[in-house]
Predicted 3D model of a 386-nucleotide RNA (Bacterial RNase P class A) from Pedococcus sp. The gene name in the source record is rnpB. Taxonomically the source falls in Pedococcus (Bacteria, Actinomycetota, Actinomycetes, Intrasporangiaceae). Rfam family: Bacterial RNase P class A. The family's RNA type in Rfam is ribozyme.
RNA sequence: UGAGUCGGCCAGGCGGUCGCGUCGGUGAGCAAUCACCGCCGAGGAACGUCCGGGCUCCACAGGGCAAGGUGGUGGCUAACGGCCACCCGGGGUGACCCGCGGGACAGUGCCACAGAGAACAGACCGCCUCGUCGCCGGGUAAACCGGAGACGAGGGAAGGGUGAAACGGUGGUGUAAGAGACCACCAGCGGUCUGGGUGACCAGGCCGGCUCGGUAAACCCCACCUGGAGCAAGCUCAGACAGUGUGCGUUCGAGGGCGGCCCGCCCGAGUACACGGGUAGAGCGCUGGAGGCAGUCGGCAACGGCUGUCGUAGAUGGAUGACCGUCACCUGGCGGCUGGCAACGGCCGACAGGGACAGAACCCGGCGUAUCGGCCGACUCAUCCA
Numbered sequence: 001u002g003a004g005u006c007g008g009c010c011a012g013g014c015g016g017u018c019g020c021g022u023c024g025g026u027g028a029g030c031a032a033u034c035a036c037c038g039c040c041g042a043g044g045a046a047c048g049u050c051c052g053g054g055c056u057c058c059a060c061a062g063g064g065c066a067a068g069g070u071g072g073u074g075g076c077u078a079a080c081g082g083c084c085a086c087c088c089g090g091g092g093u094g095a096c097c098c099g100c101g102g103g104a105c106a107g108u109g110c111c112a113c114a115g116a117g118a119a120c121a122g123a124c125c126g127c128c129u130c131g132u133c134g135c136c137g138g139g140u141a142a143a144c145c146g147g148a149g150a151c152g153a154g155g156g157a158a159g160g161g162u163g164a165a166a167c168g169g170u171g172g173u174g175u176a177a178g179a180g181a182c183c184a185c186c187a188g189c190g191g192u193c194u195g196g197g198u199g200a201c202c203a204g205g206c207c208g209g210c211u212c213g214g215u216a217a218a219c220c221c222c223a224c225c226u227g228g229a230g231c232a233a234g235c236u237c238a239g240a241c242a243g244u245g246u247g248c249g250u251u252c253g254a255g256g257g258c259g260g261c262c263c264g265c266c267c268g269a270g271u272a273c274a275c276g277g278g279u280a281g282a283g284c285g286c287u288g289g290a291g292g293c294a295g296u297c298g299g300c301a302a303c304g305g306c307u308g309u310c311g312u313a314g315a316u317g318g319a320u321g322a323c324c325g326u327c328a329c330c331u332g333g334c335g336g337c338u339g340g341c342a343a344c345g346g347c348c349g350a351c352a353g354g355g356a357c358a359g360a361a362c363c364c365g366g367c368g369u370a371u372c373g374g375c376c377g378a379c380u381c382a383u384c385c386a
Stems, first nucleotide, its partner, number of pairs: 001382010012327007020041002023038006043357001047368002050366005055230004062263004067226005072086005087101001088099004102221002107219002109215003124160002127155007135147004168186006187211002189208008234284004243275006255267004291310008329354004334349006
C1' cells in the first nucleotide's frame, strides 16, 4: 500500500418561529373547560411477537394415558430454544467462520431417475470351465493337437458400464478364472486395557476378518423440562337496565372446578341456549428495575461480589412534529495548491444533491429482521522498503 476477519460505538449540533401531550403554577368559569408561563417528552432496534421470566387472576387430593418442547460437554443466569468456554465434524493459506451436534446392531417405513442389481442385492457387457454342433489351420486320417464362434449347463464377482451411494483400499499368494479364500500394510467398526481430562473426548497397546449404506426438520426409542390465561390481567368507585321462551335438574344430582381424555375428588340449586334491554365513564395497576455508568476484586470468558454515583416518556383514538438560518458530515463533477518513479492520494474553495430503518402502550432478559452513512480498536494474508 492492497485485500480481508472479528468486536465496539454514533444515529447530526446550535439558534429562532409555529404546533402537540402529561405534569406543576397563576388566572377565568357553577362546571365541562379555556388562556398564559415553566419542566419534561421514543429506539438501537421502541419493530416481529419467535422464546424465557417478573407481575396479576384462576387452580393447587391423587393416579394413568396422551400432548408440546429441548437435545455434544462443562459453566453463567431469575429463566431460556439465550450467552461463554471447550469437544467433535465441515470450510478457509490465514485471522476466523458454519453445524435443527442424543439413538439407524429395539422395531417399522422410505430411498426418485438411471441401472442387471438399492439392503442381508445383483450378473448387462466382458472373464473362466465343461458338453454338443459345425468352421479354419496342422496332420494320410471322422484319431490327435491348436484357434475363433453359436447354443446349453455351471463358476466367480477381479475389469467395464449406471448411480448421490454397488457390501473396505493398495500390493501379493492362490486359482480354470476368481474372491478377506489367505497374507502384509492402511482405513473403519466392535471389545478390552493403560494414561490424560470435572466432562464431551483425546493418545496409545492388544484381540476379533467383523467390513456392518443413508434417512429420526419419517414414525419411533432414550434423557430432561412444561398447570391455564393474560394489563382488554386484576381491583375500586360512579352510573344504566326489563324481561321472555325452550331444554335439563334439586340426593334417581343439572351445571361448574381440577390445562386435554379417563378414573377419581370437590362445590352444588339452579343452569344451558335463543330473543330482547342497558352501559361502554373515572381512578389504581403505571413505572425505581434481575436498572445504567465508573472504579476495584474473583473468573480464560459469559458473569458475579463490593464501593461510589446517576435518575423527569407514561399517551388511551392514542402526544413526541414541521419550517427557516447556521455549522459539521457524505456523494458528484469542476477549479486551485500539493505528496509519490508509478499505482494511488492529500488539503482548500464555490456549486448541486443527500441524511436511512422505523416509532413506546405493564415491565425486563434474549433471538430474529430492517437501516443513508460515519468513527474507533484488535488481528490475518500478500507485496514493497529499512